The RNA shown here (c-di-GMP-I-GGC riboswitch aptamer) has 84 nucleotides and comes from a Clostridia bacterium. Lineage of the source: Bacteria > Bacillati > Bacillota > Clostridia. The sequence was found by an Rfam model in a public genome assembly.
[in-house]
Parts: sequence; structure tokens; C1' cells
RNA sequence: ACAGAAAAAGGCAAACCAUCCGAAAGGUUGGGACGCAAAGCCAUGGGUCUAAGGCUAAAAGCUAUGAUUGCCAGGUUGCCAAAG
Repeated sequence: ACAGAAAAAGGCAAACCAUCCGAAAGGUUGGGACGCAAAGCCAUGGGUCUAAGGCUAAAAGCUAUGAUUGCCAGGUUGCCAAAG
């Protein structure tokens, strides 16, 4: 240094409820814990979700400039740490 078993100190917080923001997806704050060793941070690549606006005579449909890092990869910082 890799590796993630166990323990300690601490950390985060899914669903759900309330609240506010948003067209929606989704997010904020409080409660609450399913889980998490990067479930810290960054939308950079891919995936996924949404479709206000745009395209269309209209509908259907398509479309991200919207969203998601608790979908994966990448970048970056970091607590503890056994055998090997």
C1' cells in the first nucleotide's frame, strides 16, 4: 500500500409522516431508520426518471437545458483496521 473480518469513537439516513419549493421527476427542513466503509464531495462518461419549454394544426410521440452520486464507472478527500 492492497485487502473489508471484528471492535471502538463518531458519521450518514431508505420507506413512511408532516412541511415548504417545483409543471413533473425530484428536492428542503423536522420526525423516523431500511440500510451504508465513502450512503463524504464533484452530473465528467454511461444508465435511469421527468417533459415545463420546443418540434407537431392538434393528439400521440420525440426532445434536457431539469433530476438522480442510496444505479454503475471515473475524479478527489478521509476514520478504524484482522488473517493474508